[in-house]
Context: one part of a larger RNA
Molecule: large-subunit ribosomal RNA, domain VI
Organism: Lachnospiraceae bacterium
């Protein structure tokens, strides 16, 4: 820009893409078969591998704004307590998120037409012959079925709902609006940027506060015990990113732009 008014939702599916793998065990059955040794088809069930998709309750990894311990040094006048530098100084743990080694799911089943192949009927050619007319069965393969995209499918589809036929102009056209949308702002389950989603005071969108969860693992200070290192008590203490909820304290204020009149 188009889809013969303007919108917002929900869709059909032309067409395209993806997937398509396979082992072992049990049973049927030590049956059929076979002198024996051995040992099935068909059918039913279970459990794996690799691959793919998804997820984080579990097991774990990571987790450089969480907690703790600790070495050397510097600073805070000194002690104590803190802060900083040394790979995140090093080390022990660890929420959310992300992730696999963890968890769940998938390949199937089914229908149609077939290949090789196996047949029925059957002439040419009194027989025979699956083929010449005709008919049937038959693959992990083909088409559909399953999953994803999809009406720029210009063949431009469908359904529902909303807004309405204003003003100026001879006309071409222009203007202010409706439904609706955007700019702008707070943002995250989204994300390179656009986009997408949640919100913008009629508000819990983010920050903050409070409460909780989770994590660390017993703060500082004081007292007591000990010569001291240190230990014990107050006390599951103190501290605490991303998680859950509550509260308008802070910031989403104010405002602007576009957008039909229907060959």
């Nucleotide at each position: 820009c188009g889809c013969a008014g303007g919108a917002c939702a929900u869709u059909u599916g032309c067409g395209g893409g993806g997937g398509g793998c396979u082992g072992u065990c049990c049973u049927u059955a030590g049956u059929a078969c076979g002198a024996g040794a051995g040992g099935a088809c068909c059918g039913g069930g279970a459990u794996g591998g690799a691959c793919g998709g998804g997820c984080c309750a579990c097991u774990g990894g990571u987790g450089u704004a969480c907690c703790u311990g600790u070495u050397g040094g510097c600073g805070u006048g000194c002690c104590a307590g803190c802060g900083c530098c040394a790979u995140g100084g090093c080390a022990g743990g660890g929420u959310a998120g992300c992730c696999a080694a963890g968890c769940c799911c998938g390949g199937a089943a089914g229908g149609g037409a077939u290949a090789a192949g196996c047949g029925c009927u059957g002439a040419a050619g009194g027989c025979a012959u699956c083929u010449a007319a005709g008919c049937g069965c038959g693959a992990a393969g083909c088409c559909c079925c399953c999953c994803c995209c999809a009406a720029g499918a210009u063949g431009g589809g469908a359904u529902g709902u909303c807004c309405c036929a204003u003003c100026c102009g001879u006309g071409a056209g222009g203007a202010g609006u409706a439904a609706g949308a955007c700019c702008c702002c707070u943002u995250g389950u989204a994300g390179a940027c656009g986009a997408c989603g949640a919100g913008g005071u009629g508000g819990a969108u983010a920050g903050g506060g409070c409460a909780g969860g989770g994590g660390u693992g017993g703060a500082a200070g004081u007292g007591c015990a000990g010569c001291a290192a240190u230990g014990c008590a107050c006390g599951g203490a103190g501290c605490u990113g991303a998680c859950u909820g509550c509260c308008a304290c802070u910031a989403a204020u104010a405002g602007g732009u576009c957008g039909a009149g229907g060959g």